[in-house]
RNA sequence: GCGUGCGUAGCUCAAUGGAUAGAGCACCUGACUACGGAUCAGGAGGUUGGGGGUUCGAGUCCCUUCGCGCGCACCA
Numbered sequence: 001g002c003g004u005g006c007g008u009a010g011c012u013c014a015a016u017g018g019a020u021a022g023a024g025c026a027c028c029u030g031a032c033u034a035c036g037g038a039u040c041a042g043g044a045g046g047u048u049g050g051g052g053g054u055u056c057g058a059g060u061c062c063c064u065u066c067g068c069g070c071g072c073a074c075c076a
Stems, first nucleotide, its partner, number of pairs: 001072007010025004018056001027043005049065005
């Protein structure tokens, strides 16, 4: 460089083009406990990598760009 896959909460992952993007773990608060852990209840946490487009409607489709992985090629 070419091809291909991935990017969503702090982490690991969901979400048929259709209502307000969810779950587990972690975190915070409370209950429980001598204290902690475990357990239970509640809470907070998101420009869905960035930008643009299509659409009545985009996490999802298209273009572009950035980052990462894989394959191939090239140079020294």